[in-house]
RNA sequence: UAGGGAUUAGCCAAGUGGUAAGGCACCAGGUUCUGGUCCUGGCAUCGGGGGUUCGAAUCCCUCAUCCCUAG
Numbered sequence: 001u002a003g004g005g006a007u008u009a010g011c012c013a014a015g016u017g018g019u020a021a022g023g024c025a026c027c028a029g030g031u032u033c034u035g036g037u038c039c040u041g042g043c044a045u046c047g048g049g050g051g052u053u054c055g056a057a058u059c060c061c062u063c064a065u066c067c068c069u070a071g
Base pairs, nucleotide, nucleotide: 001070002069003068004067005066006065007064010024011023012022018054026042027041028040029039030038047063048062049061050060051059
């Protein structure tokens, strides 16, 4: 420099145009003499910006960071 991939909650991780699953952790409540276990509830507008669309995590452009390949 060129090509490709990844970026979703504190962590892991699904979601391929129609209200963002799940697990761990954390918070509140219940249970318990206390803690743990167990039960209920809560916590994300998806790396930044822009565009397309009635509607974008998802499609397009650009930037950032990391990884791989080629020279």
This is a predicted structure of a 71-nucleotide RNA (transfer RNA) from a bacterium. It matches the Rfam family "tRNA". It is annotated as a transfer RNA. The coordinates come from a structure-prediction model, not an experiment, and the mean pLDDT is 82.